[in-house]
Record summary:
The RNA shown here (c-di-GMP-I riboswitch aptamer) has 76 nucleotides and comes from a marine sediment metagenome. RNAcentral holds the sequence, with entries from MGnify. Its mean pLDDT, the model's own confidence on a scale to 100, is 87.
RNA sequence: AAAAGGCAAACCUUUCGUAAGAAAGGGACGCAAAGCCACGGGUCCUAAGCGAGAAUGGGACAGCCGGGUUGCCGAA
Repeated sequence: AAAAGGCAAACCUUUCGUAAGAAAGGGACGCAAAGCCACGGGUCCUAAGCGAGAAUGGGACAGCCGGGUUGCCGAA
C1' cells in the first nucleotide's frame, strides 16, 4: 500500500452537574491508536464578604501536547 473492520467532532433530544463538562440516543468533522491512564505541561470551571490581579484548594478536558501501557492487518 491493500483487506477486514473500529472510533465518532460540531449540532439536536433526554438525564446528571453551580459550572467546566459527562452519560444515553441520533449524527459524521475527522482519527493508525480519536483504546485506556490525570504522571508533566497547557486550557477551561469553581471556592474563599464585593470588584480586579496573583497564588493556593477542589474539579474538568486523553479529539491540546508530551509520557506510560495495551492493540487489528501486513508489502514489512